[in-house]
A computed fold for an 82-nucleotide RNA from Actinoplanes philippinensis, annotated as SAH (S-adenosyl-L-homocysteine) riboswitch aptamer.
The model forms 91% of the base pairs in the Rfam consensus.
Rfam family: SAH (S-adenosyl-L-homocysteine) riboswitch aptamer. Gene Ontology terms of the family: regulation of gene expression and S-adenosylhomocysteine metabolic process. For this family Rfam cites "Riboswitches that sense S-adenosylhomocysteine and activate genes involved in coenzyme recycling" (Wang et al., Mol Cell, 2008).
The source organism's lineage runs through Bacteria, Actinomycetes, Micromonosporales, Micromonosporaceae and Actinoplanes.
RNA sequence: UCUGCCGAGAGGCGCUGCAACGGGCUCUGUCGAGACCCGCCACGCUCGGCCGGGUUUCUUGACGCAAGGGCGCCUCCUGAGA
Numbered sequence: 001u002c003u004g005c006c007g008a009g010a011g012g013c014g015c016u017g018c019a020a021c022g023g024g025c026u027c028u029g030u031c032g033a034g035a036c037c038c039g040c041c042a043c044g045c046u047c048g049g050c051c052g053g054g055u056u057u058c059u060u061g062a063c064g065c066a067a068g069g070g071c072g073c074c075u076c077c078u079g080a081g082a
Base pairs, nucleotide, nucleotide: 001053002052004050005049006048007047008046009045010075011074012073013072014071015070018044021039022038023037024036025034026033027032043068
C1' cells in the first nucleotide's frame, strides 16, 4: 500500500437518487460494448484489527486519537444556554 473479512464511528423512520449491481433493449460470429428503460440503491467513507499479496524504508519503542457522510422527522447523550 492492495483484495477480502471483522470491529468502531449513539439509535430509528421516511423521501429523492449518482455510481456500482441485476434485468430489458440495441449492436456484435464470440468476447464484449452502449445513447436508453426498469429494478435496487444515502457507510460506496474514515479509523483500527486479522489472513494473504506487492513495494519501499529502517535503531527502536511509548503515549495519544478522531474527522466526515443529500433532504426531512423522531429518540438518546453532553451542555446553564446557544